This is a predicted structure of a 72-nucleotide RNA (transfer RNA) from a Minisyncoccota bacterium. It matches the Rfam family "tRNA". Rfam describes the family as follows. Transfer RNA (tRNA) molecules are approximately 80 nucleotides in length. By type it is a transfer RNA. The prediction has a mean pLDDT of 80.
[in-house]
RNA sequence: GCGACUAUGGUAUAACGGCUAUUACUCCGGUUUGUGGUACCGGCAAUGAGGGUUCGAUUCCCUCUAGUCGCC
Numbered sequence: 001g002c003g004a005c006u007a008u009g010g011u012a013u014a015a016c017g018g019c020u021a022u023u024a025c026u027c028c029g030g031u032u033u034g035u036g037g038u039a040c041c042g043g044c045a046a047u048g049a050g051g052g053u054u055c056g057a058u059u060c061c062c063u064c065u066a067g068u069c070g071c072c
Stems, first nucleotide, its partner, number of pairs: 001071007010025003018055001027043005048064005
C1' cells in the first nucleotide's frame, strides 16, 4: 500500500428495515436477615464519527476513526 472482518449501557451480549433497542453481571433503592451474603422486587445506564437511501436505519450504501486478520 491492497483486501476481509469487527465497533451497541461500566463489562459481556441479542436484535427480518417496522419499538419505548434484549438479556446477564455490575451499580442504586426496597423487602427478607441481628449484620453481611443469598433470594425476591423495582430502577439508572448503550447503537464509534460524519453524510446518503428510505415513510421508517443498530440493520442497506459511502467516507473517516480505532482494533483484529491476511497479502505484498